Large-subunit ribosomal RNA, domain VI from Rhodococcus rhodochrous, 265 nucleotides, folded computationally.
Its Rfam family is "Bacterial large subunit ribosomal RNA". Its family is annotated with ribosome and structural constituent of ribosome in the Gene Ontology.
Lineage of the source: Bacteria > Bacillati > Actinomycetes > Nocardiaceae > Rhodococcus.

[in-house]
Context: one part of a larger RNA
Parts: sequence; C1' cells; structure tokens
RNA sequence: CGCAGGAGACUUGAGAAGGCCUGUCCCUAGUACGAGAGGACCGGGACGGACGAACCUCUGGUGUGCCAGUUGUCCCGCCAGGGGCAUGGCUGGUUGGCUACGUUCGGAAGGGAUAACCGCUGAAAGCAUCUAAGCGGGAAGCCUGUUCCAAGAUGAGGUUUCUCACCCCCUCGAGGGGGUAAGGCCCCCGGCAGACCACCGGGUUGAUAGGCCGGAACUGGAAGCACAGCAAUGUGUGGAGGUGACCGGUACUAAUAGGCCGAGG
Repeated sequence: CGCAGGAGACUUGAGAAGGCCUGUCCCUAGUACGAGAGGACCGGGACGGACGAACCUCUGGUGUGCCAGUUGUCCCGCCAGGGGCAUGGCUGGUUGGCUACGUUCGGAAGGGAUAACCGCUGAAAGCAUCUAAGCGGGAAGCCUGUUCCAAGAUGAGGUUUCUCACCCCCUCGAGGGGGUAAGGCCCCCGGCAGACCACCGGGUUGAUAGGCCGGAACUGGAAGCACAGCAAUGUGUGGAGGUGACCGGUACUAAUAGGCCGAGG
C1' cells in the first nucleotide's frame, strides 16, 4: 500500500514446512519343521540406542552488587569494627534465571490408492492363461492421519461485536479539505518478550516497576555487651545477623500533564 466505510476479537485452511530411525530380550514354544544338530512364521509384551521437542520437581553445572571464612597491603587517628586493591584476591556454600550430565514426552495406530509380487473369474486361441472386459490381496515408499506456520490464498475467505450519516470548497467525479466516533498510536512504568522493531502487561477509576513490610530460600551463629580463660579463643544473649532476581501485601516514589491519527461507504 492492497484486501471498495472505519475499527476490536475469534477463526477456516488453499498452500508450505517438520517428523517418519532402529536393536536386544521374553511369551506364544523348545511348538510347527527336522534323523539330529538346530529352530520359526503369525501374534503379544518388556527394556534400550541414536535423534528430536518441551521443561527445571529431582540430580548436577553456572552464580562478578547473596552469605561466611581467610592471606598480603593501603586507608578510615589507634583498639575493636569496617572499606579499597590483589583473576569475583583466594576458599566453602548458594535463591531466582539459564541449563545437561537431569526429567517428561515423541516416531505410531488406523484409513485410502498402489510397486514388485501373489491370486479369482476369464476369453481372444473349445485347452491353457492374474488380463484383453471384470474383481481381490500386497511395502519403512505415495495420499491421509500427527506437529508447526499459514487469507499478499490479489482467488486477499468466514463469524461476531463496536462506531455512525458532521462541516466547508469544487471543474461535481467512488473529487478535495477540516473537526470527530469506535479504535489506534506517540509518550511514560515494566516484562520469563526482545539485536532494533515487534509482542505482552500497566499508566492514579492504578499494584506496572522501585522502595518498604511479611514470608520463602540461602548463608550459618553478626555487632555490642557479659561471662570463662594468662592468652589464642570459647560460651551466653540468639537458628543470631545479613541477604540479587522468588511469593504475597502496601500508593511512599515513578507511570503526571498531554499530543497526534482515525469513517461519511
């Protein structure tokens, strides 16, 4: 821009893409078969491999503004307590998120038409013949079935809801311009959405983000004080103190105020 008014929502599926793998063992059954050795078809079940998708309950990984321990040095006048730097200084743990080494699931079944091939009936050709007329069976393959995209499918589809016949100009044409409706955008607060854009949520008639409060979870026993000990240190106060992303609450802070576009068929 188009989809012959303008919008919001939900859809149909032409078409296109993905997937399509396979092993071992058990039962049937030591049966059929076979002198024996050996050893099935058909049918049913269990457990795997590789591949793929989704997810984070579990097990792990990661963790650079979480917690603790600790070395050297500089600083906060000193002690104590802290801060900076040294690969996050090093070490031990670790919430959310993201992940695999973790978890769950998938390939199908079924239907249709067939290939090689196997048949029925059957002439030409009194026989024979699956074929010439006619009718069956038959593949991991084909068309479906399954998953995802999909009406620019210009063949532009469908359903439903909302909005309505304003003003001016004209060469009057399905013309040009203006203000609006429904609605949309800008702008702002954000997101498990994301390169940008887009998408999703919120914008005071508000819990969208931050802060604060409570909880979860993590760390693992804060500082100060007291007591014990010559001291290092230990104990008590006290599962203490601290804490990123998680859950819930609360208008304290910031989403204020506002602008633009948008039908007359």